Predicted 3D model of a 110-nucleotide RNA (SAM riboswitch aptamer (S box leader)) from a marine sediment metagenome. Model confidence (mean pLDDT): 81 of 100. The model forms 97% of the base pairs in the Rfam consensus. The sequence is in RNAcentral, with records from MGnify.
């Protein structure tokens, strides 16, 4: 710069006190053992590859599929919120509460 971020998928070794990007506030995981690292094993289909169906006549394209390769990934929507708008709610008209849709920032691939 485009694409996708509601789903999927954890175990064992070390290791010892955090951790969930980043600051804020919420909230959770965690000594029934966090992070980081190592092995294994999965999930998933973004690149490659092969498969089969259409197209098209050049070698492209549009779909479904397969998972031996290359990356990512395996709590909790990208934990949630934050900024703009839009609906609703109200004994409190608010720095209120509910909920939509945009956008910022992150991440992953190409």
């Nucleotide at each position: 710069u485009c694409a996708u971020c509601a789903c999927g998928a954890g175990c064992g070794g070390c290791g010892g006190a955090g951790g969930g990007a980043u600051c804020a506030g919420g909230c959770c995981c965690u000594a029934u053992g966090a992070a980081a690292c190592c092995g294994c094993g999965g999930c998933a289909a973004c690149c490659a590859u092969c498969u089969c169906u259409g197209u098209c006549g050049a070698u492209u394209u549009a779909g479904a599929g397969a998972a031996c390769g290359g990356u990512g990934c395996c709590a909790a929507u990208u934990c949630c919120u934050g900024c703009u708008u839009c609906c609703g709610g109200c004994g409190u008209u608010g720095a209120c509460c509910g909920g939509g849709a945009g956008g910022a920032a992150g991440a992953u691939g190409a």